This is a predicted structure of an 83-nucleotide RNA (c-di-GMP-I riboswitch aptamer) from Kineococcus xinjiangensis.
[in-house]
Formats: sequence, structure tokens, C1' cells
RNA sequence: GCCAGAGAAGGGCAAACCCGUCGUGAGGCGGGGACGCAAAGCCACGGGGCCUCACCGCCAGGCGAGGCAGCCCGGCCACCGAA
Repeated sequence: GCCAGAGAAGGGCAAACCCGUCGUGAGGCGGGGACGCAAAGCCACGGGGCCUCACCGCCAGGCGAGGCAGCCCGGCCACCGAA
């Protein structure tokens, strides 16, 4: 240094749900709250998947615009330091 990740240290993030707010919606943001997470940090203009709205349809589906990074693979960056 790489792989890997400890009942290690110091810390970090925050599901459901509730309140507020923005959005037609999926959902976003802020506060509360912790199910979990070693990348639960970033990328949705890397691929797949799922969801929403509009349109088309011969009802198989297609298509445009959005959302999800805590669905999977992948890319980028990063803390610690045992077996």
C1' cells in the first nucleotide's frame, strides 16, 4: 500500500412514525424520533430495477417529463486501525 472490517477508540448518518413546509404526485427540505448502516458520503447525464404525472394504445405495452443513491451492480472521494 491492497484485500478485509474488531462486542476497539473517537465520532458520523438516520428507517418507520409525528409536526411544519414545498410539490398535481412519486417525493424533497427542516424539526422530533431510531429500524438499521463501515461508505446509509457524492454520482439518477454509467447500466438495470422500482415509483409518480401526462400522452398514445390493437390493453401486450409504448413514450415524454420527474422521483428513489436506505433496491442491485458500477464510478468518484473519504475517518479509524486489531485479528
Overview: It was read from a public genome assembly, where an Rfam model found it. Rfam family: c-di-GMP-I riboswitch aptamer. From the family's description: GEMM was predicted in a large-scale screen for bacterial structured RNA regulatory elements. The prediction has a mean pLDDT of 89. Of the family's consensus pairs, 100% are formed in the model.